[in-house]
A computed fold for a 499-nucleotide part of an RNA from an uncultured bacterium, annotated as small-subunit ribosomal RNA, 5' domain. The coordinates come from a structure-prediction model, not an experiment, and the mean pLDDT is 87. The full RNA is in RNAcentral, with records from ENA.
Context: one part of a larger RNA
RNA sequence: GAUUGAACGCUGGCGGUAGGCUUAACACAUGCAAGUCGUGCGAGAAAGUACCUUCGGGUGCGAGUAGAGCGGCGGACGGGUGAGUAACGCGUAGGAAUCUACCUAGUAGAAGGGGAUAGCCCGGGGAAACUCGGAUUAAUACCGUAUACCUCCUUAGGGAGAAAGAGGGCUUAGCUUUGAUGCUCUCGCUACUAGAUGAGCCUGCGUAAGAUUAGCUUGUUGGUGAGGUAAUGGCUCACCAAGGCGACGAUCUUUAGCUGGUCUGAGAGGACGAUCAGCCACAUUGGGACUGAGACACGGCCCAAACUCCUACGGGAGGCAGCAGUGGGGAAUCUUGCACAAUGGAGGAAACUCUGAUGCAGCGAUGCCGCGUGAAUGAAGAAGGCCUUUGGGUUGUAAAGCUCUUUCGUCGGGGAAGAAAAUGACUGUACCCGAAUAAGAAGGUCCGGCUAACUUCGUGCCAGCAGCCGCGGUAAUACGAAGGGACCUAGCGUAGUUC
Repeated sequence: GAUUGAACGCUGGCGGUAGGCUUAACACAUGCAAGUCGUGCGAGAAAGUACCUUCGGGUGCGAGUAGAGCGGCGGACGGGUGAGUAACGCGUAGGAAUCUACCUAGUAGAAGGGGAUAGCCCGGGGAAACUCGGAUUAAUACCGUAUACCUCCUUAGGGAGAAAGAGGGCUUAGCUUUGAUGCUCUCGCUACUAGAUGAGCCUGCGUAAGAUUAGCUUGUUGGUGAGGUAAUGGCUCACCAAGGCGACGAUCUUUAGCUGGUCUGAGAGGACGAUCAGCCACAUUGGGACUGAGACACGGCCCAAACUCCUACGGGAGGCAGCAGUGGGGAAUCUUGCACAAUGGAGGAAACUCUGAUGCAGCGAUGCCGCGUGAAUGAAGAAGGCCUUUGGGUUGUAAAGCUCUUUCGUCGGGGAAGAAAAUGACUGUACCCGAAUAAGAAGGUCCGGCUAACUUCGUGCCAGCAGCCGCGGUAAUACGAAGGGACCUAGCGUAGUUC
């Protein structure tokens, strides 16, 4: 000198833009953050209201609505955090033994049956969470049979393996309606192939410090066989061999998420890894699997532990490292806001619903950038202050006065774009026009040298200053104050960080 996710002191007008728990991966009240589909399925209230009534109620509308249940898809994305990890974790360059829902292209099919079960109803247990029994019912839920372009297995003869319907239109058994049946369109379904996307696996090289860590290793290293996996492999197991790694630093210990990048520097380097983007890991701690195309799953399940809460003491409930917010820790870090209008995501044929992702607003000079706090004129060089050799000098064209302007702000009016036909949270916002008035808007640090900027008074090795050298013991440009000056400026200074 540059730098900063910054902090503290004094001060503080406006706008744009970016960023805002670096500490306790500490504990969390409350609300919200993942649902959706009636064009898969059966079933289906109530309040209210109208009429009837034997006064008990019944019927219609409400309404095939609300709310549940079965079923499908999605809850593996999006969002958070950096505890762990020195590792094929990451980066880069390659590889072969794999899977891939939804999507795209293609080929072939979609025949005919069955038994349950939730819900509803009845009954029981429990304080609750919830749970048990009986009866009954549906499906794109479940299970056989048939068929097999094809796929898999094979001793090459053969063997094994699917599926589901829904909605719209036209037609019609015929007197009409309903509509069995048939045709067709749309959305689905099954098998397989190819693609796309995503993911798993393997390898070369690179990736912190310590030798005051020198030896480490028994599934350890390799082989054969088997099991397991989507797949290779000691991944696991049986048997066999005795290997494998290491001063080119094994093992151990400490520290640490990695990268694109960021800061600095002429560069080489050094330091860092906030925001944004890619990858990884984690979700109170530890372990486990289930479901599924995909998880060993933040707002799923089970077990154990700590903690918190409820309890009728028998037993239950919970997990903010999602968004806000609270306590705590700390030098220190924001609103329990608005909206799905846009972008994107999930579901749905769609309408649409959901979305603390996201878009916005709020708070704080936290940074960067821009603007303003007036401009011209004005010498009686006013008054006052300060200094003085008492002549004057200086503050100083500074003020006043006079002339002018109105940015920003204020008030009034108009008013977008962002939105493809409709739909705007932001928002009466940006912007434009008009009005009034210099009006509402300047501070901080420093002035001995380094280092730009000096005098007077007070103090008297005191009080104090100080980054270094050093000032202060009676004329202190170094302390305190005043006047004056220097520098930066909505900031200025201090103490940290890194180069």